The part of an RNA shown here (large-subunit ribosomal RNA, half B) has 1234 nucleotides and comes from a Pseudomonadota bacterium. Its Rfam family is "Bacterial large subunit ribosomal RNA". Its family is annotated with ribosome and structural constituent of ribosome in the Gene Ontology. RNAcentral holds the full RNA, with entries from ENA. The coordinates come from a structure-prediction model, not an experiment, and the mean pLDDT is 82.
Context: one part of a larger RNA
RNA sequence: AGCUGGGGAAGGAACUAGGCAAAAAAGCUACCCGUAAGCUCUGCGAGAUGGGUUCCCCGUUAGAAUAUAUUCUAGCGGGGCGCAGUGAAAGUUUCCCAGGCGACUGUUUAACAAAAACACAGGUCCCUGCUAAAGCCGAAAGGCAAUGUAUAGGGGCUGAGGCCUGACCAGCGCCCGUGUGUUACGGCUGGGGAUUCCCGCCAGUAAUGUUACUGGCGGGAGUUCACUGGCUCAAGCCACGGGUUAGCGUCGGCGGUAACUCUGACCGUCCGAAGGUAGCGUAAUCCCUUGUCGGGUAAGUUCCGGCCUGCAUGAAAGGCUUCACGACUUGGGAACUGUCUCCCCCAGCUGCCCGGUGAAAAUACAAUAAGCGUGAAGAUGCGCUUUACCCGCGGCUAGACGAAAAGACCCCAGCAGCUUUACUGCAAGGUGGCAUUGAAUUUUGGUUUCUGGUGCAUAGCGUAGUGGGGAGGCUUUGAAACCUUGUCUCCGGGCAAGGUGGAGCCGCCAAUGGAACACCCACCACUGGGUGCCUCAAUUCUAACCCAUUUUGGCCUUAGGGAAAAAACCAAGGUUAAAUGGGAACAGUACCACUUGGGCAGUUUAGAUGGGGCAUCUGCCCUCUAAAAGGUAACGAGGGUGUGCAUAAGGUCGGCUUGGGGCGGAUGGAAAUCGCCCUGUAAGUGUAAGGGCAAAAGCCGGCUUUACUGCGAUUGGGACACCAAGAGCAGUUGGGAAACCAGGCCCUAGUGAACCGAUGCUUCUUUGUAGGAAGGGCAAAGAUCAUCGGCCAAAAGUUACGCUGGGGAUAACAGACUGGUAGGGCCCGCGAGUCCACAUCAACGGCCCUGUUCGGCACCUCGAUGUCGGCUCGUCUCAUCCUGGGGGUGGAGAAGCUCCCAAGGGUCCGGCUGUUCGCCGGUUAAAGAGACUCGUGAGUUGGGUUCAGUACGUCGUGAGACAGUACGGUCUCUAUCUACCGCGGGCGUCGAGCCUUGAGGGGAGUGGCCCACAGUACGAGAGGACCUGGGUCAACCGACCUCUGGCGUACCAGUUGUCUCGCCGAGAGGCAUAGCUGGGUAACCAUGUCGGGACGAGAUAAGAGCUGAAAGCAUCUAAGCUCGAAGCUCACCCCAAGAUUAGGGCUCAAAGCUCGGUCAGAGACUAUGACCUUGAUAGGGCGCACCUGAAAGCUCCAUAAGGAGUUGAGGGGAGCGCUACUAAUGAGCAGAUG
Repeated sequence: AGCUGGGGAAGGAACUAGGCAAAAAAGCUACCCGUAAGCUCUGCGAGAUGGGUUCCCCGUUAGAAUAUAUUCUAGCGGGGCGCAGUGAAAGUUUCCCAGGCGACUGUUUAACAAAAACACAGGUCCCUGCUAAAGCCGAAAGGCAAUGUAUAGGGGCUGAGGCCUGACCAGCGCCCGUGUGUUACGGCUGGGGAUUCCCGCCAGUAAUGUUACUGGCGGGAGUUCACUGGCUCAAGCCACGGGUUAGCGUCGGCGGUAACUCUGACCGUCCGAAGGUAGCGUAAUCCCUUGUCGGGUAAGUUCCGGCCUGCAUGAAAGGCUUCACGACUUGGGAACUGUCUCCCCCAGCUGCCCGGUGAAAAUACAAUAAGCGUGAAGAUGCGCUUUACCCGCGGCUAGACGAAAAGACCCCAGCAGCUUUACUGCAAGGUGGCAUUGAAUUUUGGUUUCUGGUGCAUAGCGUAGUGGGGAGGCUUUGAAACCUUGUCUCCGGGCAAGGUGGAGCCGCCAAUGGAACACCCACCACUGGGUGCCUCAAUUCUAACCCAUUUUGGCCUUAGGGAAAAAACCAAGGUUAAAUGGGAACAGUACCACUUGGGCAGUUUAGAUGGGGCAUCUGCCCUCUAAAAGGUAACGAGGGUGUGCAUAAGGUCGGCUUGGGGCGGAUGGAAAUCGCCCUGUAAGUGUAAGGGCAAAAGCCGGCUUUACUGCGAUUGGGACACCAAGAGCAGUUGGGAAACCAGGCCCUAGUGAACCGAUGCUUCUUUGUAGGAAGGGCAAAGAUCAUCGGCCAAAAGUUACGCUGGGGAUAACAGACUGGUAGGGCCCGCGAGUCCACAUCAACGGCCCUGUUCGGCACCUCGAUGUCGGCUCGUCUCAUCCUGGGGGUGGAGAAGCUCCCAAGGGUCCGGCUGUUCGCCGGUUAAAGAGACUCGUGAGUUGGGUUCAGUACGUCGUGAGACAGUACGGUCUCUAUCUACCGCGGGCGUCGAGCCUUGAGGGGAGUGGCCCACAGUACGAGAGGACCUGGGUCAACCGACCUCUGGCGUACCAGUUGUCUCGCCGAGAGGCAUAGCUGGGUAACCAUGUCGGGACGAGAUAAGAGCUGAAAGCAUCUAAGCUCGAAGCUCACCCCAAGAUUAGGGCUCAAAGCUCGGUCAGAGACUAUGACCUUGAUAGGGCGCACCUGAAAGCUCCAUAAGGAGUUGAGGGGAGCGCUACUAAUGAGCAGAUG
């Protein structure tokens, strides 16, 4: 010193983030009395809080038990002792008031989070009607759900109870309906290509007469194609119409307005799907913020109650409230205490010493000092200086950028988990087709065929579809006319059927008209019916297929029965076949197709960057930077561009001169057009800037297309790729009389490599040829491939759950550098100060210093330099807060202001907050500023920040995120070296003992108040001194224990439980924290006592002076001299000759010392000191002091407990004395010199 315990004066939370931990206390596990507010009210709160009793003895009442001795339970009365009667121990455990959150009991991150998180009963929504529920597991078989059936099962959200749950369906989901859109495979039906055969026509060639062959065209019948259209066809998408928020979600802005002001019930306006209702509100939500008011406190960033300006509350990701409950969280109080003021004592176990045993991490080498400097920027190891004899032991942690862990933060690269309207897939779901897959009836649609009906412009007798034929046609097989019915209708009528009727009617002709009617044939449009084929849908059937069975058979197996055993039999299970029943061509399954599809998977998610992110940028052109060739960077400065032009803005030929200003001139003005003068490119150039431009490159006009084809000597730029200039040759063209000019534009921007497929042309190649196809060549098109030398056709986020490899190549802390900012000083002096720059303050400016702020930089450190604040311990600086000395004053005194000197000492306690800081309360002489890795975590704490859990607000579709908030959340290290604090050993110092000097070093160093001088000086008064002297106090320091107290582990006493000894109703002893309790000697202590910082001297600082020149004066200075501070040197106290410069003095020489022994005034060990028989060193004995407080035994009194006497008794550790009773027996070294 640590751990574990015991006790503590006075105070009582002042400690601290927090009464944390530790501790403490009042109690309870017994009884009695009594118990509030509140509430969800048989009750909870409640064991509320609070009050009383508790032992022993005697008597007695009631009851019970019994071994009849007695005991127990509940009482009553009386008595006794002690400080204390559940007298100890064990177990359990404070109480109250008030917020927040969660209703509750429960559950959770085994090993840093127990919570406000999860769960929960209750609420609500969604799915599910069952032979195969929904949902889930599985490849399937099969299984769970469930041997359950909507009062059931599954899923989501919310989270007891009470009062409630507002508006919005525009977005995204989900559900329903409709289909005018779109849509796959498939089906039906065309077109096209290829090819085989046949037929016909044409042409040619052979024969020769009609054939053969070849070619072309056309047709037919087949085969075929990775060609192509039309119709049909589901879900989905889409569209439309609805619904749904206890689905995901959302719930405004501006302006004006009331007779003080403020505010705005009110009004206007814009937008919107709707504009946040009730409630609550500075909150677990509020940035500003410590909002403001009130309460509580001496003082309140916390807390409680209000207010509402809600950055960014709000109604089942529920709102508000609430009894009870909570190892939750916040504030206050009572009680209590070593948490603290402020620490002290005691005990046990470690530590230390001795004996035994005996690791680990770590370790470049070590002969391992300080200061200042240097240095990869913080040195034991370098430089200089200083210090230091050699070696250990016990301690302590400031350093060894200590150990440990290839930094978890940050960046870079990679990986992984998670998310989603990233990309691309896969499972799964939905839907259609087809196969398994058959029959019948009805039906929808298409098509074929047959058969009906209808067909009105105007004119015309009137209802003329079109064309042709046509002079007749119909009629007793019943004409005209009439009636009824049906149908169509252009409302005029047409047609059909039935009846009456009983002989005609119509056409040709005429008229009208574009067309002429009877009748027949063919056709068109619309419409009705039938048939064949295909198709849609519905219903039915049974034979595929599926399901069930208390049915039957076959086969297999064996728990069991039976039997001695096997077989057979009964029985059970499996499988198969059949039967019966149900379903049924559906379902199921396979394949094809469309669709949905973070359910799952693989990946992507740029770079630059004075760290990264956010922002910005990325190609090309011009200027500056750019340093007079060229070139030249930055997240340097200033700008453009992603084209335009054919009516030419191109070519050529010809012509012309702009702009501005002045003067003059009708309308006429600042500007129209005209004239003159001045200036000279200032104008213009399609578009930026620069360079150009007058025989113009500017402006106007004529004719035109060289804005050509094939080439290209030679050059410029560039790493390459590539870009640019280009005379000249050939062809052709335009302008010009011609010379000539023209291969776009005054120049420099207006852009994109390769691949890929498509297009046009093609003397090319391959496929044996033809045809066709594919490829090549030439030309031109398709890129905000704009991350612009272009990764893929195809790509976003998050990680605080993270992981790996790296980086001090790169951030956060600290250091280094710098010094913008900051702090300080000086100069100038506008002004303020009545006057007056300078008592004091000081603008606009200027010059420095410091290295405390915020920064810049990125130099050491990422194979780790632990971060804010507090605690502890300090050391230094001075730009001084106080105290001390002084100058000035707008200093009367007192109190101040300002400046100079001065670092000796001092520099408070609390409330709030994590705070540093700050504000506040109360004091003070004062409550200084800084540095020390923002001193100090191998010293402490861990409240804040900064891992994992959780919640709120906000952001985000989400995973998640927030220098926003809130609750919770593992701090390791035995010290090798240096340093430091102590203690020894060795050797040296010319033998030894004792006494000293003091070079040097350290300590200390403070201040207030009161009184006298003196109510004096001063002052009108109010007030009110200097100097000097005396006293007292605070804090600090040292020593001590007489006093006051603490402790005092066995000194005394009391006492509970139990055991033992004992003849015991005696008395002792052990254990229970020393059992507990009351006292307490010595020692050690503080809160107690005493003392200290005194006086003085010397030299000085600022300052004040004397004399006094330089400089005839003046001048404190230059020579000389005198003063002058808590500061410096002494003085005071301590260490000190290893002061290696090792000093001095005295004494001894048979000196002296060591080991050993008894020890303590000493002590970790060692050392030191006392003593060792010539002896009081320790123990014992005796006496005394002192403590305790009246022993045992006996006697007496009392029924007994108990009391009294003997008795200030008995007992007693350390204290003070006396006393050899016991133990201190003995052994060795050295003895120089003279």